[in-house]
């Protein structure tokens, strides 16, 4: 110096589902109810591995605990750049 990967930061993109009902509050909002969503986080497992018991292990799949359901915000993930680290040439 190049390449790959990881963490983090900045910028750009980034879906779904209630502008529902009742109560309280000057308001921001809070509490309760019903119906929904799947892309923070969390949980579950097929193949496979360990002889067996039993255990380990994936996702954008499943669940919906948490979160969310006009907009704003948040947002997995993607792109691009910086910093740091690991591996490699």
């Nucleotide at each position: 110096c190049g390449c790959a990967c990881g963490u983090u930061c900045a910028c750009g993109g980034g879906a779904g589902a209630a502008u529902c009902c009742g109560g309280c509050g000057c308001a921001a909002g809070c509490c309760g109810g019903u119906g929904c969503c799947g892309a923070a986080g969390g949980a579950g497992c097929a193949a496979c591995c360990g002889c067996c018991c039993c255990g380990g292990u994936a996702a954008a799949c499943u669940c919906u605990c948490a979160g969310g359901c006009c907009a704003c915000a948040g947002g997995a993930c993607c792109g691009c750049g910086g910093a740091c680290g690991u591996g490699u040439g």
Glycine riboswitch aptamer from Rhodovulum adriaticum, 89 nucleotides, folded computationally. Lineage of the source: Bacteria > Pseudomonadota > Alphaproteobacteria > Rhodobacterales > Rhodovulum. Its mean pLDDT, the model's own confidence on a scale to 100, is 78.